[in-house]
RNA sequence: AGCUUCUUGUCGGGGUGCUUGUUGAUGCCAUAUCAACAGCUGAGAUAUACCCGCAGACCUGAUCCGGUUAGUACCGGCGUAGGGAACGAGAGCUUGUAUUUG
Repeated sequence: AGCUUCUUGUCGGGGUGCUUGUUGAUGCCAUAUCAACAGCUGAGAUAUACCCGCAGACCUGAUCCGGUUAGUACCGGCGUAGGGAACGAGAGCUUGUAUUUG
C1' cells in the first nucleotide's frame, strides 16, 4: 500500500401483510366494514427486535400479467427496468520499500 476475508463501534436505510375459522359490534341483506381470538407465510407481521448499507434490505411500475392458493403467502414473468442507506477501529492475509544486525 492492497483485499469478492473476519470481528467490532457509531451512523444510516427498510418492512410490518394475508383470512379457509370463531365471537362481538356496526350495517340492515351487499354477506360488507371494524375489533378481538385463532390460523398462514416469513429473519421480522410493532420488536429498546429483525434484515440491510453496492455480492445492496427495501421501494416504484403495481389495485400489473400467467400459474397456484383460504390468501396480496408460493413459483414464473415484467427484470441486464427505474430508484435505493457509510464512515471509523482492530485482526488476518498478500505485496513492496527503508533501516539495523549476522
TPP riboswitch aptamer (THI element) from a Gammaproteobacteria bacterium, 102 nucleotides, folded computationally. Rfam family: TPP riboswitch aptamer (THI element). On this family, see Rodionov et al., J Biol Chem 2002: "Comparative genomics of thiamin biosynthesis in procaryotes. New genes and regulatory mechanisms". Gene Ontology term of the family: thiamine pyrophosphate binding. Of the family's consensus pairs, 95% are formed in the model. Its mean pLDDT, the model's own confidence on a scale to 100, is 75.